Predicted 3D model of a 350-nucleotide part of an RNA (small-subunit ribosomal RNA, central domain) from a soil metagenome.
Context: one part of a larger RNA
RNA sequence: UUGGGCUUAAAGGGUACGUAGGCGGCGCUGUUAGUCGGGUGUGAAAUCCCUCGGCUCAACCGAGGAAUUGCGCCCGAUACUGCAGUGCUUGAGGGAGACAGAGGUAAGCGGAACUGAUGGUGGAGCGGUGAAAUGCGUUGAUAUCAUCAGGAACACCGGUGGCGAAAGCGGCUUACUGGGUCUCUUCUGACGCUGAGGUACGAAAGCUAGGGGAGCGAAGGGGAUUAGAUACCCCCGUAGUCCUAGCUGUAAACGUUGAGCACUUGGUCGGGGAUCCCCUCAUAGGUUCUCGGCCGUAGCGAAAGUGUCAAGUGCUCCGCCUGGGGAGUAUGGUCGCAAGGCUGAAACUC
Numbered sequence: 001u002u003g004g005g006c007u008u009a010a011a012g013g014g015u016a017c018g019u020a021g022g023c024g025g026c027g028c029u030g031u032u033a034g035u036c037g038g039g040u041g042u043g044a045a046a047u048c049c050c051u052c053g054g055c056u057c058a059a060c061c062g063a064g065g066a067a068u069u070g071c072g073c074c075c076g077a078u079a080c081u082g083c084a085g086u087g088c089u090u091g092a093g094g095g096a097g098a099c100a101g102a103g104g105u106a107a108g109c110g111g112a113a114c115u116g117a118u119g120g121u122g123g124a125g126c127g128g129u130g131a132a133a134u135g136c137g138u139u140g141a142u143a144u145c146a147u148c149a150g151g152a153a154c155a156c157c158g159g160u161g162g163c164g165a166a167a168g169c170g171g172c173u174u175a176c177u178g179g180g181u182c183u184c185u186u187c188u189g190a191c192g193c194u195g196a197g198g199u200a201c202g203a204a205a206g207c208u209a210g211g212g213g214a215g216c217g218a219a220g221g222g223g224a225u226u227a228g229a230u231a232c233c234c235c236c237g238u239a240g241u242c243c244u245a246g247c248u249g250u251a252a253a254c255g256u257u258g259a260g261c262a263c264u265u266g267g268u269c270g271g272g273g274a275u276c277c278c279c280u281c282a283u284a285g286g287u288u289c290u291c292g293g294c295c296g297u298a299g300c301g302a303a304a305g306u307g308u309c310a311a312g313u314g315c316u317c318c319g320c321c322u323g324g325g326g327a328g329u330a331u332g333g334u335c336g337c338a339a340g341g342c343u344g345a346a347a348c349u350c
Stems, first nucleotide, its partner, number of pairs: 004321003007304002012318001014201004021194003025088007033081002035077008049065006091191001092188002095184005104176003109171001110154001114150008125136002162169002206247006215241002220236004258317006266295004271291004276286002299306002323350003332343004
């Protein structure tokens, strides 16, 4: 490079927005650039191929033809693509009404639990384990009652429930704010899809500075267990966990399944949200759309399985893979305060 692939064998970028690029709805008109047809010029000779001939044959040599799949010019065709102009509404966007509801910021607040402090009652144990011990306790613990303080998390509701691009988001309330769906349709008129670079967001841990610190708890200390026990169990316990302002940029960042569009039998969860119809006090019932699950037809698949939320059938664009180890290492570059991240080999070996 060609071909083949990416749920589990190697392989989907953590996620989104978006630049260049690639691709792109239904018509009309023009042009003829791509495209297609014809003609003409050129495409040196030799070589290769075909036919014939000359050396006794052959190699070799000579003659003729074909080929040279290309390019230039001229004439023509107009379906498709492009270009220019013009129109449309189905794609896309916007408006009005309704519904559900995540997150951020600010202010004040709620109860349960926990720990500590003070005071009362009380008087010998408590705690912990498989069993113990370290530990706490006559300087009065544990238990119990009252008051106060503090920090963190929000039981029940809670649900293969909801929302968000992903990471993720649960006490309550107010204000501001993003997105989705449904109904109506007066609007714009292809404004779309994807997206190399780029930019933004991005769990936990970690880092910098300043706060905070109840519980838990890497490291560390002690007690056990054990042949040993740098562990599992127990008693303590620093960083951290929390807040503010920054950095880091990684995860089994997983549905191990990139995004968008179209098409292709069904059933079910009285699943969530809206909608219209009928009836009603209201539910229930049926219609349409949308979101989330389960089971399964055809098909697909090596199988497991998947199956209108495809891993089916097609189209467009991006990312990635090419035997195991060496190795996500070395080196160079670049980013970072550092830890380290991104990019990323080879020798050798099986």